[in-house]
Notes
Large-subunit ribosomal RNA, domain I from a marine eukaryotic metagenome, 534 nucleotides, folded computationally. The RNAcentral record of the full RNA draws on MGnify. The prediction has a mean pLDDT of 82.
Context: one part of a larger RNA
RNA sequence: CCGACUGGGGGAUGGCUCGGCUAGAGAGCCGAAGAAGGUCGUGACAAGCUGCGAUAAGUCGCGGGGAGAGGCAUGAAUCUCAUGGAUCCGCGAAUUGCCGAAUAGGACCUCCUGGCGCUAUGCGCCAUUCCUAUCAAAGGAAAGGGAACCCCCCGAACUGAAGCAUCUCAGUAGGGGGAGGAAAAGAAAUCAAACGAGAUUCCGUAAGUAGUGGCGAAUGAACACGGAAUUGGACAAACCGAAUCUCCUUGGGAAACCUUGGAGAGAUGUGGGGUAUGGACUGUCUCAGCCUAAAUCAUGGAAAUGGAAAUCGCCUGGAACGGCGUGCCACAGAGGGUGAAAGCCCCGUACAUGCAAAUGAUAUGGUUAUGUGACUGAUUCCUGAGUAGCGUGCGUUGGAUAUCGCUCGUGAAUAUGGGGGGCAGAAACCUCCAAUCCUAAAUACUACUCUAGACCGAUAGUUGACAAGUAGAGUGAUCGAAAGCUGAAAAGUAUCCUUAGCGGGAUGUGAAAAGAACCUGAAACCAGUCGGGA
Numbered sequence: 001c002c003g004a005c006u007g008g009g010g011g012a013u014g015g016c017u018c019g020g021c022u023a024g025a026g027a028g029c030c031g032a033a034g035a036a037g038g039u040c041g042u043g044a045c046a047a048g049c050u051g052c053g054a055u056a057a058g059u060c061g062c063g064g065g066g067a068g069a070g071g072c073a074u075g076a077a078u079c080u081c082a083u084g085g086a087u088c089c090g091c092g093a094a095u096u097g098c099c100g101a102a103u104a105g106g107a108c109c110u111c112c113u114g115g116c117g118c119u120a121u122g123c124g125c126c127a128u129u130c131c132u133a134u135c136a137a138a139g140g141a142a143a144g145g146g147a148a149c150c151c152c153c154c155g156a157a158c159u160g161a162a163g164c165a166u167c168u169c170a171g172u173a174g175g176g177g178g179a180g181g182a183a184a185a186g187a188a189a190u191c192a193a194a195c196g197a198g199a200u201u202c203c204g205u206a207a208g209u210a211g212u213g214g215c216g217a218a219u220g221a222a223c224a225c226g227g228a229a230u231u232g233g234a235c236a237a238a239c240c241g242a243a244u245c246u247c248c249u250u251g252g253g254a255a256a257c258c259u260u261g262g263a264g265a266g267a268u269g270u271g272g273g274g275u276a277u278g279g280a281c282u283g284u285c286u287c288a289g290c291c292u293a294a295a296u297c298a299u300g301g302a303a304a305u306g307g308a309a310a311u312c313g314c315c316u317g318g319a320a321c322g323g324c325g326u327g328c329c330a331c332a333g334a335g336g337g338u339g340a341a342a343g344c345c346c347c348g349u350a351c352a353u354g355c356a357a358a359u360g361a362u363a364u365g366g367u368u369a370u371g372u373g374a375c376u377g378a379u380u381c382c383u384g385a386g387u388a389g390c391g392u393g394c395g396u397u398g399g400a401u402a403u404c405g406c407u408c409g410u411g412a413a414u415a416u417g418g419g420g421g422g423c424a425g426a427a428a429c430c431u432c433c434a435a436u437c438c439u440a441a442a443u444a445c446u447a448c449u450c451u452a453g454a455c456c457g458a459u460a461g462u463u464g465a466c467a468a469g470u471a472g473a474g475u476g477a478u479c480g481a482a483a484g485c486u487g488a489a490a491a492g493u494a495u496c497c498u499u500a501g502c503g504g505g506a507u508g509u510g511a512a513a514a515g516a517a518c519c520u521g522a523a524a525c526c527a528g529u530c531g532g533g534a
Stems, first nucleotide, its partner, number of pairs: 001532008014519001015485002019456002021453006027446002029145002037099003040053003045075001048072002059093006068081003104113003114126005128142005149180001150178005160167001164214001190197002201228004211219002232438003235384001239272002243270001244265005251258002278382003281377001283375003287371001289367003296361004304353003310326001311342001312325004327344002329333001335347003389410003393406003417433005472479002492518001495506004
């Protein structure tokens, strides 16, 4: 130096999984009755997590359940509770310190300091803004939070254009405001094209088309068609003219509603009527709806309850759930556990049962009567104004002269009227009726719950399978780990020898030391022994 072997060292690999990831379905707001989130407490012994709040790992009621229990958590020796039903599970209630919108005043020390009232070791009230009142502290509302989704406002740059300025990135990122379980939009002053359609939203297609564009880079619809889902309503006005409503209050009622008394709102119009199939108005004919749901019925169904059939024989083994043989159940052969691989051992599973809320149906209860619906007539009346339109300048859009919006100026008509029909203007034709409001579903998302997976299996999968947003770093904004596995059962090595101790030996446990530095235990690296070579 080479090789083999025996060990050490190290923690790869295999196997496992109380964790993740993805998809689908469900469900979807919380808060001054003090939230979300924290802080401080709370256990016999108690550092962390979990639970809880001075009633503090808990209190009370009802229901379930049925033998042990005192969370993770295992502990010595006690103690306590429990068949007079505990622990535990479900539903409901009580308590719920301090900070926090934080709200009596103050505080960048989760703390400090007041006032008022009362039945006073205590309880309640005292912020701001808005509304209301019989107007000093009374009554009501708001605020703050929420993973993403939604609406509105403000709004970049890197980048691309092979430079760069219009353009692009992009109305994106980011900032602000607001709402909900969805939001927004929405019942044509819309499209279309000589035929017609008939609110909105979403998907496919039209289509990378028509267009826009230093006509560069790039950008980019609509009509029509095929689907998902469907839903239409209410005012202002004409006409009538107080016929109306609110609060407190008396009585009845489950409620709807009726009723007594008082005050207030309201002619600057409460109520009726009515809204493009136009209506008011005139006349003729016609005939029943709407509200509530006590009781009843149905759906619904927490914890939980019932729930079939082998612990059959032999063999191997530490152990049978394996092999061989013989049976059985099945509306149940999903899944998990059990000393190896179990339909029939255990928990379950199919199926059936089970409190309440909630939902639906129904009048035996109320209410409407100058009302409902249809048609007719035509003199009259009504139909949203600083609006439509036009000009100037901006932003925006595919919108090009023909998108939508804004500033400033100007400024109509009244159904014999008005808007639109991708240049303008004229006529005809077609189509609709602005300047008021509401509206479910189809759609988006996933903090939360359940189910599933030709997803991961501990350097993977979430940063996080473990006391993880922890330990730790930074003045701070912020950054941010590592770390899973004894065994079927602790049976976790009594006793002896040695040692200062750690440790080692003998013995013992166990199927096996697998011995807690614990499943398996690769390589690098280290040592020793043997063999070979120089």